[in-house]
Context: one part of a larger RNA
Molecule: large-subunit ribosomal RNA, domain VI
Organism: Candidatus Pacearchaeota archaeon
RNA sequence: CGUUGAGUCUUGAGGGAAGCCGUCCGUAGUACGAGAGGACCCGGAUGGACAAACCUCUGGUGUACCAGUUGUCCUGCCAAGGGCAUCGCUGGGUAGCUAUGUUUGGAAGGGAUAACCGCUGAAAGCAUCUAAGCGGGAAGCCCCUCCCAAGAUUAGGACUCUUAGGUUCCUCGAAGACGACGAGGUUGAUAGGCUGCAGGUGUAAGCUCAGUAAUGGGUUAAGCCGAGCAGUACUAAUAAACCAUUUACUGUAGU
Numbered sequence: 001c002g003u004u005g006a007g008u009c010u011u012g013a014g015g016g017a018a019g020c021c022g023u024c025c026g027u028a029g030u031a032c033g034a035g036a037g038g039a040c041c042c043g044g045a046u047g048g049a050c051a052a053a054c055c056u057c058u059g060g061u062g063u064a065c066c067a068g069u070u071g072u073c074c075u076g077c078c079a080a081g082g083g084c085a086u087c088g089c090u091g092g093g094u095a096g097c098u099a100u101g102u103u104u105g106g107a108a109g110g111g112a113u114a115a116c117c118g119c120u121g122a123a124a125g126c127a128u129c130u131a132a133g134c135g136g137g138a139a140g141c142c143c144c145u146c147c148c149a150a151g152a153u154u155a156g157g158a159c160u161c162u163u164a165g166g167u168u169c170c171u172c173g174a175a176g177a178c179g180a181c182g183a184g185g186u187u188g189a190u191a192g193g194c195u196g197c198a199g200g201u202g203u204a205a206g207c208u209c210a211g212u213a214a215u216g217g218g219u220u221a222a223g224c225c226g227a228g229c230a231g232u233a234c235u236a237a238u239a240a241a242c243c244a245u246u247u248a249c250u251g252u253a254g255u
Stems, first nucleotide, its partner, number of pairs: 001151001005161006014148004020048007032037001050105005058099004065092005070085006109143003116136004165243004169185005190236003193232005199225003206219005
């Protein structure tokens, strides 16, 4: 830009992905075999490698979370804190992102076949799977499974709304380089704040008690707490502008 409006749900031409390989058990120590040995078929269990999704578990990370601690400077001093030193170092750790973690997958089935195995059967009174005709038969081929998909310009279909919509702008997002996509914009829970909860850290400060003191006990499973889950209009999404509204008809301009 097109598909001659917007929205929701779809069809599937076509394309892509996947396609792997063991071990054990039962059948059965059966068939077979003198024995040694030892099955087809069918059923069940369990792995390896590979792939996808996810974060409940196990872990990693987690430089805006918590605690401990060294040196030094500062807040006049004590106490309590702050800065710097690789995030100073150390011990943990929410969300998110993750694998070594978890879950799932290859299957089953149908069709046509390859080599090959056959039935019927002449040419050629026999024989012959083939010449007419009819079967069986692969991890392979076409379907089936999963994903994309109407620019499939043959631009599809159904339904709703009916002439109406979209954007700029703003608040944002497990969406994202930017566009885009998605959620919202007061008829509002979109983000922040606040409250509660989850979760993390691990018992704050102050006061008090014991001890000469370092320190320990109590108040106190306390205090603090980023991204998580809810609730709540307190704050910010104000106000507004722009584009489009075809065709048809009428008018004007132009050719």